[in-house]
The RNA shown here (FMN riboswitch aptamer (RFN element)) has 131 nucleotides and comes from uncultured Dysosmobacter sp. The prediction has a mean pLDDT of 84.
RNA sequence: UGUCUUCAGGGCGGGGUGAGAUCCCCCACUGGCGGUACAGUCCGCGACCGGAGGCCGUUCCCCCACGCAUGGCCUCCGCUGACCCGGUGAGACUCCGGGACCAACAGUCACAGUCUGGAUGGAAGAAGAUG
Numbered sequence: 001u002g003u004c005u006u007c008a009g010g011g012c013g014g015g016g017u018g019a020g021a022u023c024c025c026c027c028a029c030u031g032g033c034g035g036u037a038c039a040g041u042c043c044g045c046g047a048c049c050g051g052a053g054g055c056c057g058u059u060c061c062c063c064c065a066c067g068c069a070u071g072g073c074c075u076c077c078g079c080u081g082a083c084c085c086g087g088u089g090a091g092a093c094u095c096c097g098g099g100a101c102c103a104a105c106a107g108u109c110a111c112a113g114u115c116u117g118g119a120u121g122g123a124a125g126a127a128g129a130u131g
Stems, first nucleotide, its partner, number of pairs: 001131007013027004028114002030103002032045004040101002049078010083099005105117003
């Protein structure tokens, strides 16, 4: 460095209001991957979403090209949430103590980090086999 295989996301339990809520209110619960002093909140990446380009199809056509519409793959660009204080230490926004905060899109008898769905998908990456 090539090829291949396997794996690769957790969480609503109790109470209240109501015709109706795992969606509201109170309590509760969860935390992908790499880096770094052990990280949901630092740096970077992935997923979702938007766009551009390339390649290959489908549709329209007598045929071809262009174009319109549409699908798949690849590359790139954009978008993308949230932390402080004290302690220890050479070093920690990562450990210990305390108090906070955040969580795509679509759906829903009423607003969703926790339900349902795209997703038996994709993927950061991890492990292994082989040349």

The model forms 100% of the base pairs in the Rfam consensus.